[in-house]
This is a predicted structure of a 74-nucleotide RNA (transfer RNA) from Streptosporangium saharense. Rfam family: tRNA. Gene Ontology term of the family: triplet codon-amino acid adaptor activity. The coordinates come from a structure-prediction model, not an experiment, and the mean pLDDT is 82. The sequence is in RNAcentral, with records from ENA.

RNA sequence: GCCCGCAUGGCUCAGCCGGUGAGAGCGCCGCACUCACAACGCGGAGGCCCCAGGUUCGAGUCCUGGUGCAGGUA
Numbered sequence: 001g002c003c004c005g006c007a008u009g010g011c012u013c014a015g016c017c018g019g020u021g022a023g024a025g026c027g028c029c030g031c032a033c034u035c036a037c038a039a040c041g042c043g044g045a046g047g048c049c050c051c052a053g054g055u056u057c058g059a060g061u062c063c064u065g066g067u068g069c070a071g072g073u074a
Base pairs, nucleotide, nucleotide: 001073002072003071005069006068007067010026011025012024013023019057028044029043030042031041050066051065052064053063054062
């Protein structure tokens, strides 16, 4: 240089063939329970989906360019 993959709450990930409330587990906060703590139970906050364009009535999802990370190849 070229090829391929990935990028979604603090962390790890899901999101199928584009479809109209963006989710889960862990973590965090509050409540309840307990003599107290943990576990379990109930409730809650937190992400516009790496960046910029494009296509479309509609994009996390498709296309183009870029950035970062990982792998392959001479």